[in-house]
Context: one part of a larger RNA
C1' cells in the first nucleotide's frame, strides 16, 4: 500500500457535487407530546425519568393441593407480579448480543403495491374512483388454412371490450375551420356489371366494272341505368387538436379601465406562475447566511403555464428529490496509534 476493524488531544462538516462513509440514537415500563389534520392520524412526535442485587412492608392473582364450612363460600401457604421504604457492590445495573438519531420547510406522485433478471426503483407502470366509446348475444373484441373450433362465458348492459384520467377536496372555460368519429343523403363523381345505337372483319348474293353486301361466326363499342366511397348538409371536445396583431386614449410622469383597425373556427376563463416549465437570468424585492448561482415568500415583463394531453389545494404515506436545523461524530483542520490477513524482506 490493499482488504476489513479499533482507539483519539483541541475543534465539530470547517470535507465534499452532495453529511458519502462513519458516529449518535435504539429495549421495556412510567410521565408527556406541537402545527396539521380527511378525525383515522400526525405519534415511538418532540422531551424527561426509571431499571442490579439483599432485606422488609403492603396490594393483587390464574392453577394448584391444605384447613374450616350453613356448600353460598372463608382462611392461610407457596409461587408469581406491582407499589413503597431501608441497605449493597461497581466508572458503568436494558453492564454482552441484538435493538428507531430527531426536528422543520418545498417539490413530484394519494396511498399498500409493481418495474429495467445482468449500471436506473423513480417523479415511470399500476390502483379506487372519474369519464367517453363500442356491444341485444353466434355480442362486440381477441386466436385461428382469417376454416371448423376456441376465448369473451357456462357471463348478457350494475355485464364485457376499448381508449384516456387517476384517492380525497374546489374545479374541468371559449372554439366543429382543418382531420377523425357518428349521422343524412339532395347534386356532382363513380368500377365491375347490364342495355345496347355505331363501327370493323369473314362471305351468299348482286353488279361490265368500280363497288355494295343478308343471316351467321367474330372484333369492337358511344350515349343510357348502377352500390360503397369521395364531395356535399349537420352533429361531436372527458375526440385529435387550437385558443391574435397593430394603433391610440386619463389634469406631472407612468400605466391604460376606454377606442379604432386588421384577422380568426374560436382569440387562454378560472387558478397557477423565473414553476421538474423563465432564454435574457445569479430577473427584482422580501427572509435565512459574516457572505447564499440553491432553498422559502412575494411581483408578473408566461423567451415557450393552464384546465381529465386535466388546473389547483391537500391530511396521511415515500430506500424519491432540494433547502435548513439541532445532537453525535477521524468527512475534515491532520493525521496518529493499535490489532488481522495479505504484499513486501529473508529461508
Nucleotide at each position: 500500500c490493499u482488504a476489513a476493524c479499533c482507539u483519539g488531544a483541541a475543534g465539530g462538516a470547517a470535507c465534499u457535487c452532495g453529511g458519502c462513509a462513519a458516529c449518535u440514537u435504539u429495549g421495556u415500563c412510567c410521565c408527556g407530546u406541537a402545527c396539521g389534520u380527511u378525525c383515522g392520524c400526525a405519534a415511538a412526535a418532540a422531551g424527561g425519568g426509571a431499571c442490579a442485587c439483599c432485606u422488609g412492608u403492603u396490594u393483587c392473582u390464574c392453577a394448584g393441593g391444605g384447613u374450616c364450612u350453613u356448600c353460598g363460600g372463608a382462611c392461610a401457604c407457596a409461587a408469581g407480579a406491582a407499589a413503597c421504604a431501608g441497605g449493597u457492590c461497581g466508572c458503568a445495573g436494558a453492564g454482552a448480543a441484538a435493538u428507531g438519531g430527531g426536528a422543520g420547510a418545498a417539490g413530484c406522485g394519494a396511498c399498500u403495491g409493481u418495474u429495467u433478471a445482468u449500471u436506473a426503483a423513480a417523479a415511470a407502470c399500476a390502483c379506487a374512483g372519474g369519464g367517453c366509446u363500442a356491444u341485444g348475444c353466434u355480442a362486440a373484441c381477441u386466436c385461428a388454412a382469417a376454416a371448423a373450433g376456441a376465448g369473451g362465458a357456462u357471463g348478457u348492459a350494475u355485464a364485457u371490450a376499448g381508449c384516456c384520467u387517476g384517492a380525497c377536496g374546489c374545479c374541468u372555460g371559449c372554439u366543429c375551420u382543418g382531420u377523425g368519429c357518428c349521422g343524412g343523403u339532395c347534386u356532382g363523381u363513380g368500377a365491375a356489371g347490364g342495355c345496347a345505337a355505331g363501327g370493323g372483319g369473314u362471305c351468299a348474293g348482286c353488279u361490265c366494272a368500280c363497288g355494295c353486301g343478308a343471316a351467321g361466326c367474330u372484333c369492337u363499342g358511344a350515349a343510357c341505368c348502377u352500390a360503397a366511397g369521395c364531395u356535399c348538409c349537420g352533429g361531436u371536445u372527458a375526440a385529435c387538436g387550437g385558443c391574435g396583431g397593430c394603433c391610440g386614449u386619463a389634469a406631472c410622469c407612468u400605466u391604460g379601465a376606454c377606442g379604432g383597425u386588421c384577422c380568426u373556427a374560436a382569440g387562454g376563463u378560472a387558478g397557477c406562475g423565473a414553476a421538474a416549465u423563465u432564454c435574457c437570468u445569479u430577473g427584482u424585492c422580501g427572509g435565512g447566511u459574516a457572505a447564499g448561482u440553491u432553498c422559502c415568500g412575494a411581483c408578473c415583463u408566461g423567451c415557450a403555464u393552464g384546465a381529465a394531453u386535466g388546473g389547483c389545494g391537500u391530511a396521511a404515506c415515500g430506500a424519491c428529490u432540494u433547502c435548513u436545523u439541532c445532537g453525535g461524530u477521524g468527512u475534515c483542520u491532520c493525521c496518529a496509534g493499535g490489532a488481522u490477513a495479505g504484499a513486501c524482506u529473508c529461508g

This is a predicted structure of a 347-nucleotide part of an RNA (large-subunit ribosomal RNA, domain IV) from an uncultured candidate division WWE3 bacterium. Rfam family: Bacterial large subunit ribosomal RNA.